[in-house]
Molecule: transfer RNA
Organism: Endomicrobium sp.
């Protein structure tokens, strides 16, 4: 230099053919217990790496770019 893959909640991962993003875990509060742990209930937490484009509508499609990984030269 060329090609490919990945990037979503604090962490690990989902999200069907484009239709308004969830789970587990962690965190906070409450209940249970003499206390802790465990268990149960509830709540909060995301502009989907960044910037544009297409569309009524984009995590998803297109372009550029950043980071990480793999391969080729």
């Nucleotide at each position: 230099g060329c090609g490919g893959g990945c990037g979503u909640a604090g962490u690990u991962c989902a999200a069907u053919u484009g239709g308004u993003a969830g789970a587990a875990u962690a965190u906070a509060u409450c209940g249970u217990u003499g206390c802790c742990a465990a268990c149960g209930a509830u709540a909060a937490g995301a502009u989907u790496g960044u910037g544009g484009g297409u569309u009524c509508a984009a995590g998803u499609c297109c372009c550029a770019u950043c980071g990480c990984c793999c391969g080729c030269u």